[in-house]
Context: one part of a larger RNA
RNA sequence: GGGGGGCUAGGGAACUCGGAACCAAUAGCCCCGUACCUUCGGAAGAAGGGGUGCCUGCGGGUGAGUAGCCCGCAGGUCGCAGUGACUAGGGGGUCCCGACUGUUUAAUAAAAACAUAGCGGGCCGCUAGGCCGUAAGGCUGAGUACGGCUCGUGAAUCCUGACCCAGUGGGGGUCGGUGAAACCCGGGUUCAACCGGGCUAAGCCCCCCCAAACGGCGGGAGUAACUGUGACUCUCUUAAGGUAGCCAAAUGCCUUGCCGGGUAAGUUCCGGCGUGCAUGAACGGACCAACGAGGGCCCCACAGUCCCAGCCCCCCACCCGGCGAAUCCACGGCCCAGAGAACAGUCUGGGCACGCCCGGCUGGGAGAGCAGACCCCGUGGAGCUUCACCGCAGCCUGGUGUUGCGGUUUCGUCGGCCGUACGUAGCGUAGCCGGGAGCAAUGAAGCUAGGGCUCUGGCUCUAGCGGAUGCGCCCAUGAAACACCGGCUACGGUUGGCGAAACUGCUUACCCGAGGAGGGGACAGCACUAGGUGGGCGGUUUGGCUGGGGCGGCACACCCGUGAUAGGGAAUCGCGGGUGCGCUAAGGUCGGCUCACCCGGGACAGAAACCCGGGGCAGAGGGCAAGGCCAAAAGCCGGCCUGACUGUGAGCCUAACAACAGGGCUCACAGGGGGGAAACCCGGUCCUAGCGAUCCGCCGUGUCCCCACCGGUGGGGGCCGGCGGUAACGGAAAAGUUACCCCGGGGGUAACAGGGUCGUGGCGGGCGAGAGUCCACAUCGACCCCGCCGUUUGCUGCUCCGCUGUCGGCUCUUCCCAUCCUGGCGGUGCAUAAGCCGCCAAGGGUAGGGCUGUUCGCCCGUUAAAGGGGAUCGUGAGCUGGGUUUAGAGCGUCGCGAGGCAGCUCGGUCUUCUCCUGCCGGGCGCGUUGGCCGCCUGAGGGGAAGGUCCCCCUAGUACGAGAGGAACAGGGGGCCGGGGCCACUUGUCUACCGGCCGUCCAACAGGGCGUGCCGGGCAGCUACGCCCUAAGGGUUAACCGCUGAAUGCAUCUAAGCGGGAAACCCACCCCAAGACGAGGCGGCCUUGAGGGCUCCCCCAAAAUAGGGGGUUGAUAGAGCGGGGGUGUAAGGCCUGAGGCUUCGGCCGAGGGCUUUAGCCUGCCGCUACUAAUCGCCCGAGC
Repeated sequence: GGGGGGCUAGGGAACUCGGAACCAAUAGCCCCGUACCUUCGGAAGAAGGGGUGCCUGCGGGUGAGUAGCCCGCAGGUCGCAGUGACUAGGGGGUCCCGACUGUUUAAUAAAAACAUAGCGGGCCGCUAGGCCGUAAGGCUGAGUACGGCUCGUGAAUCCUGACCCAGUGGGGGUCGGUGAAACCCGGGUUCAACCGGGCUAAGCCCCCCCAAACGGCGGGAGUAACUGUGACUCUCUUAAGGUAGCCAAAUGCCUUGCCGGGUAAGUUCCGGCGUGCAUGAACGGACCAACGAGGGCCCCACAGUCCCAGCCCCCCACCCGGCGAAUCCACGGCCCAGAGAACAGUCUGGGCACGCCCGGCUGGGAGAGCAGACCCCGUGGAGCUUCACCGCAGCCUGGUGUUGCGGUUUCGUCGGCCGUACGUAGCGUAGCCGGGAGCAAUGAAGCUAGGGCUCUGGCUCUAGCGGAUGCGCCCAUGAAACACCGGCUACGGUUGGCGAAACUGCUUACCCGAGGAGGGGACAGCACUAGGUGGGCGGUUUGGCUGGGGCGGCACACCCGUGAUAGGGAAUCGCGGGUGCGCUAAGGUCGGCUCACCCGGGACAGAAACCCGGGGCAGAGGGCAAGGCCAAAAGCCGGCCUGACUGUGAGCCUAACAACAGGGCUCACAGGGGGGAAACCCGGUCCUAGCGAUCCGCCGUGUCCCCACCGGUGGGGGCCGGCGGUAACGGAAAAGUUACCCCGGGGGUAACAGGGUCGUGGCGGGCGAGAGUCCACAUCGACCCCGCCGUUUGCUGCUCCGCUGUCGGCUCUUCCCAUCCUGGCGGUGCAUAAGCCGCCAAGGGUAGGGCUGUUCGCCCGUUAAAGGGGAUCGUGAGCUGGGUUUAGAGCGUCGCGAGGCAGCUCGGUCUUCUCCUGCCGGGCGCGUUGGCCGCCUGAGGGGAAGGUCCCCCUAGUACGAGAGGAACAGGGGGCCGGGGCCACUUGUCUACCGGCCGUCCAACAGGGCGUGCCGGGCAGCUACGCCCUAAGGGUUAACCGCUGAAUGCAUCUAAGCGGGAAACCCACCCCAAGACGAGGCGGCCUUGAGGGCUCCCCCAAAAUAGGGGGUUGAUAGAGCGGGGGUGUAAGGCCUGAGGCUUCGGCCGAGGGCUUUAGCCUGCCGCUACUAAUCGCCCGAGC
């Protein structure tokens, strides 16, 4: 010193994030008595009171009972204390959250998270729905809708918007659109591949519905006769614009909102308010009794949490013996400053330092431990998500197969039969063409009944009756002439074949069933194929630059100017701009012309436009940026044209040096052209931007090759030219998230700290506009200008990512001064008092509370004052862990989601045995020129050893009109700090004494239960107690002076002299000769000084050291005495409320006397009874 434990005066949470923690207090049982609230059960052990032992006697209950047990009454009696030890709730008030009991992150989170009854939704009629499985099969379930599965909400109560279906999702519908294979049709030579069209399922589009599905639920103006507010109005807009409620809340940024309450003081708390950054109704809203190891706030009780610490016990530490880790093995000495990869034991300079050991403490070794978890990087990984990309299962749907026999309806197609066909004119309802003079008993007219069509006039069919007439030709009309026959068109009917669709029957495949009966049934199932859906699952991607990364931007491909430093080239997320086109003329050529602007004139009512004349190197124009360039042109106008050609070669630019691809340009040759009389010009555009590889697909042209003899057809490929694009622009096919995370790396790169810088910050200065009645400078001081500091915030990216722990607090030390107080001065718009401003000064001091994690700040009451800063924002191998910053969880908000938020909220493991150094202490050795003993000196060092206030007196004086009101000198008293002490007071006192409980030792007595509890308490140690803590001298600072020149004056200064601060040096206290300069004085010693070991001890002490003693002895023990502490022992005698009695006496808590007793004693003495024995060793002169 630590761990565990006992006690604590006075105060009473002042401690702290928080009464955390150990305690403390409460406590059992009986009686009395208990509030708000309430779901009437609770709340309740509410709260708050009283009682409790022992003895004696009596009553009652139970009982057979004068056993026992239980309940009660009276009297007596003891103690500080009677649930006497042990056992054994602290309580109350009010909020938040969750209803409750339960469950959870085994090992940092127990919670407001999960669950839960209750409420609601969805799927499902059983071969179900859901789940597992490739399947067979299995579970739910040997269950059946009062059931199972699943999702949400989370008791009860009051409610859940007559808000939203636009988006996403789900359900339903379906004319239409879209929609694959199959099928049909067409193309493809007649054919395969292939292509086109048609038909068409699911799906999608479309329409409707669904929010207790995912979700969502506005803005701007104006307006009431004070003001304010706005029931009211207008307007924009939406799918709809938040209802009831509730709120600075677990949700409110601003924010410590505002008001009220509680407190001396309240960032928290409670009650209100509400344009609420960003509340809100089963992602439930509000309220809520009970409950909670949940989270706030307050009060009572308590109390060492604290003021402020003390004492005691046990264990550890310490000493001895044994075992022995991390770590370390360049050197071995530390401090200061400097330089330095910018924080060094080792470098440079300076200073200090004899060698070694022990205990203690942790400032340093950017101590140890962990190849940083934050950050960035990697064409690293993994988990998760989704409207990322690519797939797969599953599911839905079409077709085909397994797969058979029928029926009905509809449609298509082909064929048969029947019917219908009305302009006008015409007797009339004339489809068209041809034939045609007759046709009808295969039954006319007419009648009856029924049906269909219709242009309402008629046409037609069927059945019956009927039994011969009716129609045509001709005529008329008309484009066409009718009977009858044949053919055709369109439509309708009917019938048959084929096909399609729908419906339906059957039983034999197939399925269920018991190998049954029966049921289902060509469906289902299964298989293949086709379309759809498809984070259920798998694999992946999710760019670069970057004053870290992200967000932003594009400086990611190009062009012009500048930067750019007079060759060329040259960077930044440098500066100023532009491109991703345009043009059939805005191209080629030939010819002609000259612009902008200005002046003069004309026309016009009139300016400009217009016309004429003159000047006019360009101030215009040149399609678009800028620069360069351009005048019989590169500009403007016109004519004729298409060179905006084909092929080839060389050179140049893009790209200095320094490649290739691609792109661009120049010149030349050939071919065939255009313009021009010609020279000549023309391979687009005055120039410099206007762009794109491979693969793949397509187009064009001619030619070549392949498809196994040749030819043809068809198909494919090469060469040449072109098109489709990669803007991340030398060109992958590509979204998020991770706080559940991982790996490899980086101080190549961020967050902390340091370094640099100092805009920002802090502090100062110059000038002096102004104000201060007057007056710049008592005081304040604009604009402008100049600095210092390195405590702010930035910037930078130099150090550290094989690790220098991050805010605040606590603790403790030291330094700075730009001084808050105290001290000394000057000025004043200084009368005094109190102030204001300035100068010197760092010795000392600079406090306590409320709020908040806070630093800071605000507030309360004090004070002489409650200063500002540094030391790795001093200090985590010193503590704490409230904040921040892992994993859990909630709210708001963002996101479809996984998840995110310098937003809020509750919860949440702080390791390390000290090697070196350093520091605080304790020793040993050697040295100091022989050894030893005693006493000194004091170089040097340490200290603050003191600081400050109040009162009295001076003095109601000086001063002042008054009100008020000093000072020098002197005296007294506090507080804070420092040192010491224990007579007093206090605490402790596991020496000790006493009281009391339970139990055990048979009873008594006396003891044990590792202080059982309680009351006292000497020594010792202590603070809360007591004592001490002067005066002065010297040198100075600011400042005040004397004398006094330079400068005949003046001047505190230049020579000289004086005064003048808590600062400095002394004085005072402590250490100190290792002060290597090792000091001085005195004494003793080989005739042995002196010391050590062994022995007994201490008020000394971790080991050591120090002190005492050792028989010539009181050193320790024992004994005895004294003093002291307890508080009157045991035994005996007397007594005692009552009761019993055989009358002898007996029982009896307790009391009195014996007894200032007994017991004990770390103190003071006395006394050799016991033990200090026997011995050994070291040791200094020439």